Notes: RNAcentral holds the sequence, with entries from ENA. Transfer RNA from a Methanobacteriota archaeon, 69 nucleotides, folded computationally. The coordinates come from a structure-prediction model, not an experiment, and the mean pLDDT is 83. It matches the Rfam family "tRNA". The organism belongs to Methanobacteriota, within Archaea.

[in-house]
RNA sequence: CGCGGUAGCUCAGCCGGCUAGAGCGCUAGACUCAUAAUCUAGAGGUCGGGGGUUCGAGUCCCCCCCGCG
Numbered sequence: 001c002g003c004g005g006u007a008g009c010u011c012a013g014c015c016g017g018c019u020a021g022a023g024c025g026c027u028a029g030a031c032u033c034a035u036a037a038u039c040u041a042g043a044g045g046u047c048g049g050g051g052g053u054u055c056g057a058g059u060c061c062c063c064c065c066c067g068c069g
Stems, first nucleotide, its partner, number of pairs: 001069005008024004017055001026042005048064005
């Protein structure tokens, strides 16, 4: 200097706008003699930390921390 940090894990979120999402996993239920698979529902997030701009920030700006090159 470049890229990245968003759910337990892997990630999406394009040019700032209802209430932050998906898959897997987890919990409960259905199904089954039972388990798995499958189906349904649900829980789970200080969006790395702080500050700024703005009516409004995961998204823009500044500083810092961490990882990769």